[in-house]
Molecule: Bacterial RNase P class A
Organism: marine eukaryotic metagenome
RNA sequence: GACGGUCGGAUGGCCGCUCUUCCGGGGUUCGCCCCGGUGGGGAGGAAAGUCCGGGCUCCACGGAAACACGGUGCCGGUUAACGGCCGGCGGGGGCGACCCCAGGGAAAGUGCCACAGAAAGUAAACCGCCGAACGGGCUUCGGCCCGUGGCAAGGGUGAAAGGGUGCGGUAAGAGCGCACCGCGCCGCCGGUAACGGGGGCGGCAAGGUAAACCCCACCGGGAGCAAGACCAAAUAGGGGCGACGCGCCGGACUUGUUCCGGCAGGCGGGUUUCCGCGCCGCCGCCCGGGUAGGUCGCGCGAGGCGUCCGGUAACGGGCGUCCCAGAUGAAUGGCCAUCUAUCCCCGUCUUCGGGCGGGGUGGACAGAACCCGGCUUACAGGCCGUCU
Numbered sequence: 001g002a003c004g005g006u007c008g009g010a011u012g013g014c015c016g017c018u019c020u021u022c023c024g025g026g027g028u029u030c031g032c033c034c035c036g037g038u039g040g041g042g043a044g045g046a047a048a049g050u051c052c053g054g055g056c057u058c059c060a061c062g063g064a065a066a067c068a069c070g071g072u073g074c075c076g077g078u079u080a081a082c083g084g085c086c087g088g089c090g091g092g093g094g095c096g097a098c099c100c101c102a103g104g105g106a107a108a109g110u111g112c113c114a115c116a117g118a119a120a121g122u123a124a125a126c127c128g129c130c131g132a133a134c135g136g137g138c139u140u141c142g143g144c145c146c147g148u149g150g151c152a153a154g155g156g157u158g159a160a161a162g163g164g165u166g167c168g169g170u171a172a173g174a175g176c177g178c179a180c181c182g183c184g185c186c187g188c189c190g191g192u193a194a195c196g197g198g199g200g201c202g203g204c205a206a207g208g209u210a211a212a213c214c215c216c217a218c219c220g221g222g223a224g225c226a227a228g229a230c231c232a233a234a235u236a237g238g239g240g241c242g243a244c245g246c247g248c249c250g251g252a253c254u255u256g257u258u259c260c261g262g263c264a265g266g267c268g269g270g271u272u273u274c275c276g277c278g279c280c281g282c283c284g285c286c287c288g289g290g291u292a293g294g295u296c297g298c299g300c301g302a303g304g305c306g307u308c309c310g311g312u313a314a315c316g317g318g319c320g321u322c323c324c325a326g327a328u329g330a331a332u333g334g335c336c337a338u339c340u341a342u343c344c345c346c347g348u349c350u351u352c353g354g355g356c357g358g359g360g361u362g363g364a365c366a367g368a369a370c371c372c373g374g375c376u377u378a379c380a381g382g383c384c385g386u387c388u
Stems, first nucleotide, its partner, number of pairs: 001387007009339007017042004022037006044365001048376002051374005056224004069220005074088005089103001090101004104215002109213002111209003126155002128151003133148006163181006182204001183202004188197003228296004238287005244281001247263006253256001265280004303322008340363001343360007
């Protein structure tokens, strides 16, 4: 240097906080509650971010499929499940241990490829190269120049210029021809597979981009412990019964001071009149819903530790053993003493790495809130193992 694991101040005393066993006292609606004493438990590797996956709970829903939307994306395994983990494959980086990868499909279709550049995907002639062919001009008859043109080898632009390197070929060139590499197709061999190896054919036709739309395969109901369940006060409101009160008219029947309708009356807009609309006194008892409040959910679990077995491993199985926070304006703290990691100063020794002695400093990130498996992020410093 690389990788993995682990710890994350220690001991004692005093005073508190919270949960709880037992004992004593008090209260009680007999459910339990309060006070005191005693014994025991009391944050993390991330309790964090709330990014995935699950348990649990409620809601919705007849089942299945499809569509839409969201997610995942090499292969195999593991698991309750996962976007996690393990093993492998491919690609990239490193001398190496090892590390990184959003790693399906670009000849199904669509879109985009800015700037620069002549040309950016049905390619393209700016510089450049050629002068074989055709036409013209000149000629010292050797050739030279111009045009029609040919060329993607070189330069230049760009992230990218339509396979790469080499030889041949040619006027110059060009898969134009050949060899190797790349690419595509078809067999063979190895491997569960991803893939690897090798052979034949094709002269190249097919640029990049899918954390752009899209296509393919697979997965997915929604909301979350403020879920949800139970007990339940005062006040207000709802319903029922009873007593008192209740102006007039009409109708109904079960003939009741019952019901329905109308008028009158009262109340309701800041006030008055008119019209319209809404409501209908009071007392007692009972019932039911909800709120405050309380209880449960809520701590035995995909549980921790040890050991053995299977497996390369993740992981699985057997046996033994342990019980390990449960608050709710929210406990888990404060002080003192001794020691200690670290850092600073002084002295001394040194094999120059550091050791020893004295003094001082005094501890990272951060704190449960239904639980569990992961991921990510933060973290002073120490220890252990393997490897280069």